[in-house]
About this RNA:
The RNA shown here (transfer RNA) has 72 nucleotides and comes from an uncultured Patescibacteria group bacterium.

RNA sequence: UCCCCUGUAGCUCAAUGGCAGAGCGCCCGGCUGUUAACCGGUAGGUUGGAGGUUCGAAUCCUCCCGGGGGAG
Numbered sequence: 001u002c003c004c005c006u007g008u009a010g011c012u013c014a015a016u017g018g019c020a021g022a023g024c025g026c027c028c029g030g031c032u033g034u035u036a037a038c039c040g041g042u043a044g045g046u047u048g049g050a051g052g053u054u055c056g057a058a059u060c061c062u063c064c065c066g067g068g069g070g071a072g
Base pairs, nucleotide, nucleotide: 001071002070003069004068005067006066007065010024011023012022013021018055027041028040029039030038048064049063050062051061052060
């Protein structure tokens, strides 16, 4: 320098153009003599950034940034 993959909740990841979700964790409650385990529930998001396409973008296109891998 070039090519590929990747970036979504605190963590690990879904959502392949039409309401942004799950598990774990945090918090609250139940259970228990108490804790843990177990059960129920709440909150938590500029979908890395900036543009473009579209009636509509996490999703498609362009550029940039971060991470990983490969070629030279």

About this RNA: Its mean pLDDT, the model's own confidence on a scale to 100, is 81. It was read from a public genome assembly. Its Rfam family is "tRNA". Its family is annotated with triplet codon-amino acid adaptor activity in the Gene Ontology. About the family: Transfer RNA (tRNA) molecules are approximately 80 nucleotides in length.